[in-house]
Context: one part of a larger RNA
Formats: sequence, structure tokens, C1' cells
RNA sequence: CAUGCUUGUCUCUAAGACUAAGCCAUGCAAGUCUAAGUACAUGCCGUAUUAAGGUGAAACCGCGAAUGGCUCAUUAAAUCAGUUAUGGUUCCUUAGAUCGUACUUUUCUACUUGGAUAACUGUGGCAAUUCUAGAGCUAAUACAUGCAGCAGAGCUCCGACCUUCGGGGACGAGCGCUUUUAUUAGACCAAGACCAAUCGGACUACGGUCCGUACUCCACGGCGACUCUGGAUAACUUUGGGCUGAUCGCACGAUCUAGCAUCGGCGAUAUUUCUUUCAAGUGUCUGCCUUAUCAACUGUCGAUGGUAGGUUAUGCGCCUACCAUGGUCGUAACGGGUAACGGGGAAUCAGGGUUCGAUUCCGGAGAGGGAGCCUGAGAAACGGCUACCACAUCCAAGGAAGGCAGCAGGCGCGCAAAUUACCCAAUCCCGGCACGGGGAGGUAGUGACGAAAAAUAACAAUACGGGACUCUCUUGAGGCCCCGUAAUUGGAAUGAGUACACUCUAAAUCCUUUAACGAGGAUCUAUUGGAGGGCAAGUCUGGUGCCAGCAGCCGCGGUAAUUCCAGCUCCAAUAGCGUAUAUU
Repeated sequence: CAUGCUUGUCUCUAAGACUAAGCCAUGCAAGUCUAAGUACAUGCCGUAUUAAGGUGAAACCGCGAAUGGCUCAUUAAAUCAGUUAUGGUUCCUUAGAUCGUACUUUUCUACUUGGAUAACUGUGGCAAUUCUAGAGCUAAUACAUGCAGCAGAGCUCCGACCUUCGGGGACGAGCGCUUUUAUUAGACCAAGACCAAUCGGACUACGGUCCGUACUCCACGGCGACUCUGGAUAACUUUGGGCUGAUCGCACGAUCUAGCAUCGGCGAUAUUUCUUUCAAGUGUCUGCCUUAUCAACUGUCGAUGGUAGGUUAUGCGCCUACCAUGGUCGUAACGGGUAACGGGGAAUCAGGGUUCGAUUCCGGAGAGGGAGCCUGAGAAACGGCUACCACAUCCAAGGAAGGCAGCAGGCGCGCAAAUUACCCAAUCCCGGCACGGGGAGGUAGUGACGAAAAAUAACAAUACGGGACUCUCUUGAGGCCCCGUAAUUGGAAUGAGUACACUCUAAAUCCUUUAACGAGGAUCUAUUGGAGGGCAAGUCUGGUGCCAGCAGCCGCGGUAAUUCCAGCUCCAAUAGCGUAUAUU
């Protein structure tokens, strides 16, 4: 694991993995709105019978749907585990920072620009679908376009002119972050000599010679290691345009020139870049069952390496071009098998081992089989799309729709596996979100997979039997002692079950509480296997007669069967016990 017999209580609980990753009717399993994107519903509530306001179907927009759940078909240095690396990369979201630089050509809105479209109205088409056409409106944080204001200084070029050649210097041009290319700085030990000049002193044969002396100030990151971070310079910056806010809510206040004035708070949301967070992608090292009736394998159709380019988010023969001729192998390469997803783990065990691991946690892979792709921060997505193959549904025959290895459920397969139930109350997840949704998940139902607890009686009297003890020479006697056996007697005690009520719970059920009923042997009755040995327990009775049968093994049975079939008695485990199989 399956199965046979049996089954009162209570708690927990596995459960269509094995065979067919076979096929599926039906229903559900992913949606979502706050003060704060868009309301003119000819929707509702409001009124003084028409307003404001509130609420709000539908729809546009945004986010999510790449998580979760299921399964184990593939897969054997692959996955995976431990270990490191990313100085070789991407990253929606979270958190912290950051976002005065935009434009010129002739007539210029910045108190706010433009044109659409859905929902809606109405006219329709088709047998048919979550099919849609034509017409008529109207929005934006959708799609586009696009100023102004506000540190107004500084730096780099250019260099007209002036010049006592030391220098001064107008006009003009460029300079935000991001992108791409090239260039560039990013210093460090000590001392002396020489040259020129300044000043002072000494000696002078006035030609000079000798000695000493002044310099003042600051900057230059990190790593073991960068072509790192940051800085500077010259250009570039894609016409299918990178950013530099024409957005929304709530409170209203301050100033005076009193205006259609100016200034202002707290949020929401959006955007660029950097770090961070959540991750992800690729690598490094070591480690895997069986097989030699697999000994050589790979390679111009990339095999191994180099150079360059391309592709990619990045590294890489990942791809291309040109070169070189390499790379693996008896320490088992390359092939084959696996009733092989890997690990954490499970069973058995003195120590060592052996077997299992589809299965709730982590990682991987897959959605009938292959392939390709869109969207997106993220998918080579399947409850997304497009083909092909295999299945298969509706049809008016023209066409149309499909993917349960999600939850239920059905067929098939088989030795082999549950309800087309209830709920978002808990745990969490998603969303514009305190409010919605969630077959994730929880709750019941089925459930002797399995595990824990634990009823089926207890006591007394009497009778009988027995044991010590006391008395007694023995027979026997005794009660302030005890054990057992009774179709005797006695009252006490309880739950199984039935059930008002509470509790439990989202609502219930169950459990736990709990009124009222609820035990005398023929019931409220325990079973499954055995009784020759191994191995606990019959030399009882009847039947059978090497037959029927039993028996894991040895054996039993041929007329006294300790072994068969029965009755009685006994033994073992006990709400469980037997059998088969796999395994230790």
C1' cells in the first nucleotide's frame, strides 16, 4: 500500500501519486475606487414641484492578472545542495535623496492650448460567439501641443582696440541632468651642486674676489585590485523625438497700492537620475543510481582556442568573419537503462550500513504535443494570442468556438483514492482600496491511510473452596485477616444513546457544559486468529478414513487424528486482528 472479518466513545488526520502528463458535460477558481484621474445616466436621494449638494450603474484611464493553486511528463554534472562571484548585469514597487538652466526667426493663451473617442442615443447585419458596422453627442492624470516666472552670478572660448611690451581688455558665442565618442588631472623620500637675480658683510692691487641670505599660503576620493565614483575639455544627443508638472483633494489664511491683486499650508498623483529594498538573470568550486553484452568520442553544419564585430540587461562560439588545431577519455569519456524531478527529509538500525523520498517547506520543469510572438518592470504566459499536429464541440453547412497536471464533478484505467456542500469570520494576497474580490485559505461531509486517549463493569453480603494465624493430640473450631468461585441476593455509580438550554461558530455541526429519560444476564452480549513443534494454549468428545482437507517450514490424514470438519474448553493480541505484496 491493497484486501478479508469486526467496530461502542473521543481527539488529530492522509486521501486519483503508482495505471492513462488519458479524455472531459456543467458551475465556480482574478479582479479592483479613495476627500483626492474622468459623471450631463433622459439612475436614485434631495427640495420652495426645476437649483446646489450627496450617492452612483455603465464606460474611459490606472494597477493587478508573471503571485497563488496543480502535477512530476521530461531531465543523470542537467536539475539540485552547500559554497562563492557579479570589478560582467536588469529591477514595477518600498524607503532616502534629486528635478530655477527648455524658446528664438514676422506678430505670440499661460488664470490653462488642440483634436478625438467610449459609455449614452438611435439605425442595423448574421443560424450562431465576451462578433460588430454606419450615424449623432461628450470628458481626462487617455492622446497630443506648449510658454512664462523664479538664485540672473560664475566659468570656457573668441579676441576688436590700448600698451610704458609687464599687461589691460569691449562686442560676441557656449556652458542643466541624461545619451554617445575622444582627450585629460587625480602629487607625495632626503640632501647637495649649477645658472640668473635681490640684499647684507668682509677684503681690496679699485679690475674685482670670497662668504652669507629671502619665498609667504592652500588642494589632491575609495578598493587587495578599475577603463571605479566624482571633476575638467571638445563635440554628439536619434524627427518612430529622454526629463525639465497646462493634474486632483482638504482647509482657508496673510499683506496692502483694495484688484477678476499678490503671497501661502497639508496631502494625492506623475516624472528624471542616484542609492536602497523586494527580487531576478548568469557564472565559480565540490558532490549523483545502474551499465563495458557501450572504448573511444567531438570537429569546417562550432568541436577547442585567438582577434574583431554583431546580438543581449550584461559575461560568453551565443552568432558571424578571419586565423590556429585543438578539446574529453580506463580517476570510465561517449553511449544505453531508470518502474529518476533534486534537496530538506522518512523507515530500519549496537557501530557501520540498507531501502524509500510523486506528496504540504526550498529550488526546477510543464500546462494535449512541438514552435513562434504581443503586451509589460517582469512571460517565450497558456483560466493571453498565432500557426501546425492529435483530439473534440455548435451549425441554417456559409461559418464559429476549444484546452480541469485549479476546486468540485464525470468517463476511462485499474488492486488502488472523498462533496458538482458553506464562507471570506481567521491566515494572508491583490486592487484606485479601512469598504471589493480570492475553490489561495478556512469550515463542515466522506474517511478502521495512520496516530493519541480509552468503556464493555465496580462494591458488599451470603454460600462454597483455599491460604497463613490462634486454639487443639487428631477429627475439627474461630473472626479483629485475606484470596478466589457462584444462572444467589443487595442496593449504589456511570456513560453509549435520546434530548430542553447554553456554549462553540461567519452560520451551524462536533467537542466541552447540562435539565429530563437512559443497565440486571435471554442485555446496551468483542472480535480476529490459533491450541504437535518453532510458538502461549487440549493426549477432551463426535465425524472423516492418504479421502475431504490442513500445513509459511518440519509435517498431519491409510478406523482410537494432540494438526482435517465440528462441539466444549483453553491461549494470544484486543476496538482491533488476519492475509497478500514491497522493504529493513

Small-subunit ribosomal RNA, 5' domain from Huitaca ventralis, 584 nucleotides, folded computationally. Rfam family: Eukaryotic small subunit ribosomal RNA. The literature on the family includes a 2002 paper in BMC Bioinformatics by Cannone et al., "The comparative RNA web (CRW) site: an online database of comparative sequence and structure information for ribosomal, intron, and other RNAs". Rfam 15.1 lists 75,755 matches to the family in 2,556 species. The prediction has a mean pLDDT of 81. The source organism's lineage runs through Eukaryota, Bilateria, Panarthropoda, Chelicerata and Huitaca. RNAcentral holds the full RNA, with entries from ENA and SILVA.